[in-house]
Glycine riboswitch aptamer from uncultured Allopontixanthobacter sp., 86 nucleotides, folded computationally.
Lineage of the source: Bacteria > Pseudomonadota > Alphaproteobacteria > Sphingomonadales > Allopontixanthobacter.
RNAcentral holds the sequence, with entries from MGnify.
The coordinates come from a structure-prediction model, not an experiment, and the mean pLDDT is 77.
Rfam family: Glycine riboswitch aptamer. Rfam describes the family as follows. This family represents the bacterial glycine riboswitch.
């Protein structure tokens, strides 16, 4: 680097309009999808920069900082850290 296995955080099961579905006598209510609003979050990716390093110029650069992309139940995903294989 890359497989496999363990372990891995924060932050509205938020608000409204349509939709399917279930359910009612009709209403209500239940799940669930799309788009919006409005509130966060910070560990995919991304973009800044301290210290530091390459003599300067400029680069490169963190777990810090932004929040573009992501994300805010559980699951799935996770930077990243343990074993073992290659």
């Nucleotide at each position: 680097a890359u497989c496999a296995c363990g372990g891995g955080a924060g932050a509205g099961a938020u608000c409204g309009c349509g939709g399917g579905c279930u359910g009612u006598a009709a209403c209500a209510g239940g799940c669930u999808c799309u788009c919006g609003g409005c509130g966060c979050c910070g560990a995919a990716g991304g973009a800044g920069c301290a210290a530091c390093c390459g003599c300067c110029c400029c680069g490169g650069a963190a777990a810090c900082u932004c929040u573009c992309a992501g994300g805010c139940a559980a699951a799935c995903g996770g930077a990243c850290c343990g074993u073992g294989g290659u």